[in-house]
RNA sequence: AGAGUUUGAUCCUGGCUCAGAACGAACGCUGGCGGCGUGGAUUAGGCAUGCAAGUCGAGCGGACCUUUUGAAACUUGAGUCGCAAGGCAAGAGUUUUGGGAGGUUAGCGGCAGAAGGGUGAGUAAUACAUGGGUAACUUACCUCCAAGACAUGAAUAACGGGCCGAAAGGCCCGCUAAUACAGGAUAUGACCAUAGGUACAUAUGUAUCAGUGGUAAAAGGUGGGGAUCCGCAAGGACCUUCCACUUGGAGAGGGGCCCAUGUCCUAUCAGCUAGUUGGUGAGGUAAUGGCUCACCAAGGCUAAUACGGGUAGCUGGCCUGAGAGGGUGGUCAGCCACACUGGGACUGAGACACUGCCCAGACUCCUACGGGAGGCUGCAGUCGAGGAUAUUUAGCAAUGGGCGAAAGCCUGACUAUGCGACGCCGCGUGCGCGAUGAAAGCUUUCGGGUUGUAAAGCGCUGUCGGGCGGAAUGAAAGAUUGGUUGACCAAUAAUUAACCAAUUAGACAGUACCGUCGAAGGAAGCCACGGCUAACUCCGUGCCAGCAGCUGCGGUAAUACGGAGGUGGCAAGCGUUGUUCGGAUUUAUUGGGCGUAAAGGGCAUGUAGGUGAUUGCAAAAGUCAAGUGUGAAAUCCCUCGACUCAAUCGGGGAAUUGCAUUUGAAACUUUGUAAUUUGAGUGCAAUGGGGGAGACUGGAAUUCCCGGUGUAAGGGUGAAAUCUGUAGAUAUCGGGAGGAACACCUGUAGCGAAGGCGAGUCUCUAUGUUGCAACUGACACUGAAAUGCGAAAGCGUGGGGAGCAAACAGGAUUAGAUACCCUGGUAGUCCACGCCGUAAACGAUGGGCACUAGGUGUGUCCCGAGAAAUCGGGGCGUGCCGUAGCUAACGCAUUAAGUGCCCCGCCUGGGGAGUACGCCGGCAACGGUGAAACUCAAAGGAAUUGACGGGGGCCCGCACAAGCGGUGGUGCAUGUGGUUUAAUUCGAUGCUACGCGAAGAACCUUACCAGGGCUUGACAUAUUGGUAGUAGGAACCUGAAAGGGCGACGAUCCCGAGCAAUCGGGAAGCCAGUACAGGUGCUGCAUGGCUGUCGUCAGCUCGUGCCGUGAGGUGUUGGGUUAAGUCCCGCAACGAGCGCAACCCCUGUUAUUAGUUGCCACCUUUGAUAGCAAUAUCAGAGAGCACUCUAAUAAGACUGCCCCGUGUAACGGGGAGGAAGGUGGGGAUGACGUCAAGUCAGCAUGGCCUUUAUGUCCUGGGCUACACACGUGCAACAAUGGUAUAUACAAUGGGAAGCAAUAUCGCAAGGUGGAGCAAAUCCCUAAAUUAUGCCUCAGUUCAGAUUGAAGGCUGCAACUCGCCUUCAUGAAGGAGGAAUCGCUAGUAAGCGCGGAUCAGCUAUGCCGCACUGAAUACGUUCCCGGGCCUUGUACACACCGCCCGUCAAGUGAUGGAAGUCGGGGGUACUUUAAGUCUCUGUACUAAUCCCGUUUUCGGGAAAGAAGGGGACCAAAGUAAAACUGGUGACUGGCACUAAGUCGUAACAAGGUAGCCGUACCGGAAGGUGCGGCUGGAUCACCU
Repeated sequence: AGAGUUUGAUCCUGGCUCAGAACGAACGCUGGCGGCGUGGAUUAGGCAUGCAAGUCGAGCGGACCUUUUGAAACUUGAGUCGCAAGGCAAGAGUUUUGGGAGGUUAGCGGCAGAAGGGUGAGUAAUACAUGGGUAACUUACCUCCAAGACAUGAAUAACGGGCCGAAAGGCCCGCUAAUACAGGAUAUGACCAUAGGUACAUAUGUAUCAGUGGUAAAAGGUGGGGAUCCGCAAGGACCUUCCACUUGGAGAGGGGCCCAUGUCCUAUCAGCUAGUUGGUGAGGUAAUGGCUCACCAAGGCUAAUACGGGUAGCUGGCCUGAGAGGGUGGUCAGCCACACUGGGACUGAGACACUGCCCAGACUCCUACGGGAGGCUGCAGUCGAGGAUAUUUAGCAAUGGGCGAAAGCCUGACUAUGCGACGCCGCGUGCGCGAUGAAAGCUUUCGGGUUGUAAAGCGCUGUCGGGCGGAAUGAAAGAUUGGUUGACCAAUAAUUAACCAAUUAGACAGUACCGUCGAAGGAAGCCACGGCUAACUCCGUGCCAGCAGCUGCGGUAAUACGGAGGUGGCAAGCGUUGUUCGGAUUUAUUGGGCGUAAAGGGCAUGUAGGUGAUUGCAAAAGUCAAGUGUGAAAUCCCUCGACUCAAUCGGGGAAUUGCAUUUGAAACUUUGUAAUUUGAGUGCAAUGGGGGAGACUGGAAUUCCCGGUGUAAGGGUGAAAUCUGUAGAUAUCGGGAGGAACACCUGUAGCGAAGGCGAGUCUCUAUGUUGCAACUGACACUGAAAUGCGAAAGCGUGGGGAGCAAACAGGAUUAGAUACCCUGGUAGUCCACGCCGUAAACGAUGGGCACUAGGUGUGUCCCGAGAAAUCGGGGCGUGCCGUAGCUAACGCAUUAAGUGCCCCGCCUGGGGAGUACGCCGGCAACGGUGAAACUCAAAGGAAUUGACGGGGGCCCGCACAAGCGGUGGUGCAUGUGGUUUAAUUCGAUGCUACGCGAAGAACCUUACCAGGGCUUGACAUAUUGGUAGUAGGAACCUGAAAGGGCGACGAUCCCGAGCAAUCGGGAAGCCAGUACAGGUGCUGCAUGGCUGUCGUCAGCUCGUGCCGUGAGGUGUUGGGUUAAGUCCCGCAACGAGCGCAACCCCUGUUAUUAGUUGCCACCUUUGAUAGCAAUAUCAGAGAGCACUCUAAUAAGACUGCCCCGUGUAACGGGGAGGAAGGUGGGGAUGACGUCAAGUCAGCAUGGCCUUUAUGUCCUGGGCUACACACGUGCAACAAUGGUAUAUACAAUGGGAAGCAAUAUCGCAAGGUGGAGCAAAUCCCUAAAUUAUGCCUCAGUUCAGAUUGAAGGCUGCAACUCGCCUUCAUGAAGGAGGAAUCGCUAGUAAGCGCGGAUCAGCUAUGCCGCACUGAAUACGUUCCCGGGCCUUGUACACACCGCCCGUCAAGUGAUGGAAGUCGGGGGUACUUUAAGUCUCUGUACUAAUCCCGUUUUCGGGAAAGAAGGGGACCAAAGUAAAACUGGUGACUGGCACUAAGUCGUAACAAGGUAGCCGUACCGGAAGGUGCGGCUGGAUCACCU
């Protein structure tokens, strides 16, 4: 950075598609390791379980535990006293109780639960971003400063007791504490009120100074302690440290509110708004404010997009891009919003509060049915939905947070771990040597090639994984103990600051990392391979199966499907799908367009807006410069550093293109001011015109009416008819009526903004141009919206109506003809008034200004010269040609489509569609605005080459015409179709199949059918095994034959050994087997070869050069000429090739040579016949080669000569000479190519199919059928004939299983017989003709079909199914409709002869030969075919093309629709939970105050407060509308779909030129009327 795709090819326009990058991805196949990241995008769906917010005992009273120390009571009691009763009694136990120390913590209390964490539902501005403001505010904890902390009081939880309840929980009584609560004192500050001053600011104000009056505080706790005081003591007062507390001030950080700018789509949402906008006052708040309320006013917002609808969290950033932009907002970070849904407040510094409260609703759970409980959008996890997204892990070790004096506790924040190739990054799956290029696979032209140094083999190394062992960083701070130096203090105590030493704590984790062991050992896939796009072959399949991003592959040889081998790419991934940007300059600011491709509004006036002449001064909004603030961090970029590298992470810088602000500059834009005149306008003078409106007037013509003349037609058409006319038309003359339009002039002439405007005169009116330079002094240009004008058709009302004429009617045409043509004819066309508002409303070209070669016409005005004609110059219009330039080309070109500036309109693939819905306008018809679903890969412009045209020009041809003879009618022959059949084998099918393959079907042929047989085969090659009674094989049996049996007889050759018999081996044959044979089976659309046709037409190309962006053109066109692209001339062409012509063959003339089998003129001669004879004729011999002929070589003809053609040529016309004259006649010869023309059945051949059959053999049948249709022929229809008799003249050819003479038999076919001849020797050989006779116009003496009988020939065999002969029979046919064929001279026509094939023949066919032998051609208008030039084209498979519409069928999406089912929002009303506010408050109440007293009480005040009233209000309900969506019988069009129906509208003059608007009509395309356009061919005319 581009590429593919519209075409036969080209250039352009234009869409579609691809290559790139990216992702919170998913899916398919595959999967070794690690690091760092990342992971519910869908149902803001529902949630089991566990955890996620607590902490403080140094605030408080208790309770409990441990320990210590007392006291009391009781029990027991070693021991002891006593004779006993009884006593004393250490100790132990139990209970109660006091104190100290330590620990735990339910409750009261404090702080924190407003953070952290999650999510993106809502939200288009109560949000976010950026920058400001707050003189309109607040701030717990923290820091600093100032001041203070006095003295009291009343309760209450816990606890104890009682009671209710299933539970949750609750009620009553009694006791108690505080850093809980309450009031009192004090008041530096603070706040309020009030009257002043100063400074600053200003819309209210802020700060401050000194006054006066008023209001409001507090709480204690831990540790330590020597004096003093109290106390028996413990301890306290007191002092002190720290923490906590109160009132203020300041700070930091946080928050509230306000302002400006920016932030998606939609105008098919254009008007919105009633607390709405403002004011006054009040309330409320931390604070401003309609924030709320009362009253007053009527405002406020909007095209710079209000209001409405849809969608959406915003940003830093992220992806992409060269950038500008476009897309996006997941992770990380900032802000916002939300917490089951809706509402509400409480507490608090902060919430209207995610794990708080109250109410309502839905849902789930518990229940004893009475009532209760809950909220994962915290971390895990679960269900559901989904294409799709993880562990119910460990730990507080680190970082951070809450509480605490601290230890510490809590922390699903966080740190780690697990899972997932989800992403990025890194590593590995080994390295070296190794050729008999192994085996194997694949392929092959069978030689080989390739996988491929790849493997094996040999040597080496050791990353990762595995085993064993060692082993981190992450830990610092704090705390405890000890110490040193300080601070505090009365103090050496306590506390505290800094430092030193020791101790203390690791989830990850025995992990990272290191060492070692061992062994190439455990580790490669995925996609693609026609082009784009790197990479090719085989097999299978056969428009099937399938592929496909686009183009497109697949119908028997698929590099495109599937498999395989090979190759290419990437690689632990690879592909696919989805999405975004890019490419796409395909929305174009950078950076596009609008004549014909999509696109200039039908035209003007003009509002907003945009843009705007010259000069001076000022300002400083834009602009520019410098500074300041801000632009969070992270990210991106640069640099340095840390993990071995990288990804990743850290430090520093740059950047953050922006916003705000300060200062400055003044060229330009802007604003203000003062001027100027050239833009613009006015004035004066002159002038032009189908400019507009109205009134009046005129003549020509059509039609009608009246009258005259006059008679049979008129009219109309391609031809006719309908129609008019003897009731007098048409024609003609005169008169009249009425309407419409204005000939000539008339001209790419004029005027107008466009539509448009055409007889004349008058009136009114608008405007252009020129000249002058008097006036104004930028007054200008454009112009969304708006307004006006606006052909034709059409509509309304009223007139008018001659002609014309939709509709309609009739007549024609036609297959039909709802058309074209004709005869009629109504709306309409005309007028007035009012609508409509569209056209190919076009120059398919918006308006204005300026600049940029010329030439030549024309209209109009002016100036100059000239006597004039006229010439020169300057404006404004209007044409043509043309340079530069532009354009895809065509073309445009001072009237731009050139070069620039300003403004407006419009375009963004084709179809759907200018359609639907909605809205606006209209009486209606309709107009304006104007989509989507779906569908296609094109649609399109210009030009090129062809082909085609019921386009044009030129030319040729038996093409027509002029002629002659045919076909088409009859009979027959033959071929084909069709039908039939067991089979009627196959092929050929317009010309270019049809007497064609077939130059010959009774069997054979033969390929077809029926039946009967064979299976290595009827035929070939190779190989294995066997083979002497073998191969062969008479006869016999069976059979239709083929075949099958039986089988006498009975072998051969070569080599070796051996005396020999014979043995061994081989060849041939045979038998069995294997490879294979065989196939007229398929494909002529796989092919070769050969052939037909255009066409013996004159064409088809190339090299170099030149022109064109290119396809291409030129040459090859033009002027002549020719049979010819034959030749000449000219020419940006010059040459050349294949064709033409010539060279070849036959024929026509002559010469030379040669002379048998040919010839016989001359000469000699024999025989026969005739004749008296001469002689003649025939046959022969000799001689000869003159002639004929034969067959070889030459000559000849070349426009060479003469004349003519205006004359250069080519060439043409005439003439001479010549056998022949202008290619003498005929043949062979067939350019590049076309028709997928014909042939696989002539041959060859790829592939496919078949193999006891699709091969092969045999018998019989069929190809010969027969209602019919067609082609090609033969014979005829007769007198130019038939018939009988007589009679003349050829040439080509053929002949041995042959031709056959003479002779002979037979009416004949033919038989017998056989001379001669392998041929210039012998044989086969003419007929028409001619002569005479008969027939005399008839179904005949024409014609001969058909049939009968008798024969002949060939052949194994003539039944199906041969030919010939004789006799008999004697059909149709009397010259052939429409139509159609051949032929231009030795031709047509007529006549016969020969040959191939062949036993014979269906031959009347085919190929040749000679004989007889014409007519006609004026000419190129027409038919057919062809050549050249030109033109149009929507064709290129090329007119047998393309293509339109209805109808019918299927599929798809969509509009309408009686309705029906929803959704969100709004309005009005009803009802009103919780709650807040307000009013009330003699239910009730401890603190403070007052009064009383019965003094632990009573009453009252203040204060609180249940209850009640009111206001607001969620949810709910009711009602009527609007909006929006789903569905809907039926219905409208649309799109798509190899072979449906009807027509043929368009493309060529498309057969009626087409198209646009409009109206009417019609199965359909469509037709017609009116007006318009050329984007119409052809001819003529003009310029």
Molecule: small-subunit ribosomal RNA
Organism: Bacillota bacterium